[in-house]
The RNA shown here (SAM riboswitch aptamer (S box leader)) has 92 nucleotides and comes from Glutamicibacter sp. PS. Of the family's consensus pairs, 95% are formed in the model. Its mean pLDDT, the model's own confidence on a scale to 100, is 76. It matches the Rfam family "SAM riboswitch aptamer (S box leader)". Gene Ontology term of the family: regulation of gene expression.
RNA sequence: AACCCAUCCAGAGCGGCCGAGAGAUCUGGCUCGAUGACGCCGCAGCAACCACCCGCGUGACGGGCCGGUGCUACCGCCAGAUCCGAUGGAAA
Numbered sequence: 001a002a003c004c005c006a007u008c009c010a011g012a013g014c015g016g017c018c019g020a021g022a023g024a025u026c027u028g029g030c031u032c033g034a035u036g037a038c039g040c041c042g043c044a045g046c047a048a049c050c051a052c053c054c055g056c057g058u059g060a061c062g063g064g065c066c067g068g069u070g071c072u073a074c075c076g077c078c079a080g081a082u083c084c085g086a087u088g089g090a091a092a
Stems, first nucleotide, its partner, number of pairs: 004089005013043005021032003024082006044072003049068002052064004056059001076084001
């Protein structure tokens, strides 16, 4: 690396650029979008998985968090099928 397991329903947006489709693909829905969506950039934020720090009740503990990820329309938008992703774990 591949494979396997668990989780994904809470939370958190402004500005600039761009210009027509976008929410993974198919089918069926439901939505967003020229009052500028999607995307990119900047800043801000959420969360607390990892790292780190603190505490004592020493553990499936609590708190913090400026670093690494992730996220900031709709339950990863919903159902079925297919594939993929994020975080953690197990094993080798």